[in-house]
RNA sequence: AUGAGAAUAAAGGGAGAGAUUGCAGGUUUUUGCAACGCCGAAGGAGCAAGUAUGCGAUAUUGUGUUAUCAAAUACGAAUCUCUCAGGCAAAAAGACUUUUAUUUGACG
Numbered sequence: 001a002u003g004a005g006a007a008u009a010a011a012g013g014g015a016g017a018g019a020u021u022g023c024a025g026g027u028u029u030u031u032g033c034a035a036c037g038c039c040g041a042a043g044g045a046g047c048a049a050g051u052a053u054g055c056g057a058u059a060u061u062g063u064g065u066u067a068u069c070a071a072a073u074a075c076g077a078a079u080c081u082c083u084c085a086g087g088c089a090a091a092a093a094g095a096c097u098u099u100u101a102u103u104u105g106a107c108g
Stems, first nucleotide, its partner, number of pairs: 005104009018036001020035006037088003043084001044082003050075004056069004
């Protein structure tokens, strides 16, 4: 400072899948336990390319070395995968996103 990007707060948008069954309690809305089915967008876990290390092999060299290949290990993203957790009427929650405010301040 006509401020890349980041963080926090407020407001707005924001998907999917059972108002399933049984038992017990409760006057209704519902609550607890069990069973079967399902969803992915709180959170959690997994990994591709790539990077690093590199057993070992081949070639080269008098040796050191150098080049190529390379088991294995570590790091490694997502709205992908899993479904531990969470969820499956509405409401609430909700990744992500828009605006505003505050803080920070890369480049110039």
Molecule: Glycine riboswitch aptamer
Organism: Halalkalibacter akibai JCM 9157